RNA sequence: UUAAUCACAAAUUCAUACACUCGUAUAACUGUGAGAAUAUGGCUCACGAGUCUCUACCGGACGACCUUAAAUCGUUUGACUACGAGUGACAAAAUAUAGAAG
Numbered sequence: 001u002u003a004a005u006c007a008c009a010a011a012u013u014c015a016u017a018c019a020c021u022c023g024u025a026u027a028a029c030u031g032u033g034a035g036a037a038u039a040u041g042g043c044u045c046a047c048g049a050g051u052c053u054c055u056a057c058c059g060g061a062c063g064a065c066c067u068u069a070a071a072u073c074g075u076u077u078g079a080c081u082a083c084g085a086g087u088g089a090c091a092a093a094a095u096a097u098a099g100a101a102g
Stems, first nucleotide, its partner, number of pairs: 018088008026056001030048006041066002050057001058078007
């Protein structure tokens, strides 16, 4: 001087994860097939379509409707997923946990 490795300390920068909020997508919507229930019921399975999009495509409540048949409808409320953005600062108090000392 160069290279490699290890330990400690400080500063700076970057990235990621997590939590929450917001935005975009999608209207948690819609077209069929097969099967199932039947007023104490109104579902199950599968295939499409919808998103510059992976996934999901349902639950509850209220109301309507269907007089026992094969068909549901309206209103309302509640998510996940993909991508993007933002915030998670300080102080005090309370509680909980952990540690230390007596």
The RNA shown here (Purine riboswitch aptamer) has 102 nucleotides and comes from Salipaludibacillus keqinensis.
It matches the Rfam family "Purine riboswitch aptamer". From the family's description: Riboswitches are metabolite binding domains within certain messenger RNAs that serve as precision sensors for their corresponding targets. Allosteric rearrangement of mRNA structure is mediated by ligand binding, and this results in modulation of gene expression.
It was read from a public genome assembly, where an Rfam model found it.
The organism belongs to Salipaludibacillus, within Bacteria.